[in-house]
RNA sequence: AAAAGCCAAAGCCAAACCUGUCGUGAGGCAGGGACGGAAAACCACGGGUUUCAGCAGAAACAGCCGGGUUGCCUUG
Repeated sequence: AAAAGCCAAAGCCAAACCUGUCGUGAGGCAGGGACGGAAAACCACGGGUUUCAGCAGAAACAGCCGGGUUGCCUUG
């Protein structure tokens, strides 16, 4: 360094739900909260789902799957 995640430790993130707020909406953000997560960090590239519109198109989801980039700990 490739590779792996059974055990251990340190820290990290935070589903549902509730409150506030922004948005026509899917949803976003903040606080509470923990179902879970070794990429649940980042990127809408492919597929998918959803919303607005209902022709064209414009959006949302990275915690749906794949792909790309980066990365903690342990083993090695």
c-di-GMP-I riboswitch aptamer from a Desulfobacteraceae bacterium, 76 nucleotides, folded computationally.
The sequence was found by an Rfam model in a public genome assembly.
Rfam family: c-di-GMP-I riboswitch aptamer. About the family: GEMM was predicted in a large-scale screen for bacterial structured RNA regulatory elements. Genes associated with GEMM are involved in a diverse array of functions, including chemotaxis regulation, signal transduction, secretion and chitin.